The RNA shown here (c-di-GMP-I riboswitch aptamer) has 79 nucleotides and comes from a Candidatus Zhuqueibacterota bacterium. Its Rfam family is "c-di-GMP-I riboswitch aptamer". Gene Ontology term of the family: cyclic-di-GMP binding. NCBI's taxonomy places the organism under Bacteria, Pseudomonadati, Candidatus Zhuqueibacterota. The prediction has a mean pLDDT of 87.

[in-house]
RNA sequence: AACCGAUAAAGGCAAACUAUCCGUGAGGGUAGGACGCAAAGCCAUGGGUCACCGAUCCGGUGAUCGCCAGGUUACCGAA
Numbered sequence: 001a002a003c004c005g006a007u008a009a010a011g012g013c014a015a016a017c018u019a020u021c022c023g024u025g026a027g028g029g030u031a032g033g034a035c036g037c038a039a040a041g042c043c044a045u046g047g048g049u050c051a052c053c054g055a056u057c058c059g060g061u062g063a064u065c066g067c068c069a070g071g072u073u074a075c076c077g078a079a
Stems, first nucleotide, its partner, number of pairs: 004077002012037002017032006035066001041072003045069003048064007
């Protein structure tokens, strides 16, 4: 350094739900709140799922990275 992830240390993020705002909607932002997470940091690249529009096959636009995979960056250092 890489792989790996411990009854280690320092920390970090924040599901559902509630309030409020944005959006046709899926969903997203902020605050509270913690189900959990060793990448639950980032990227919508490939699948999956969801929404909207059109619709003849189907297509287009968007959402979801805490659905799966992939790429990329990163704290610590037991076995």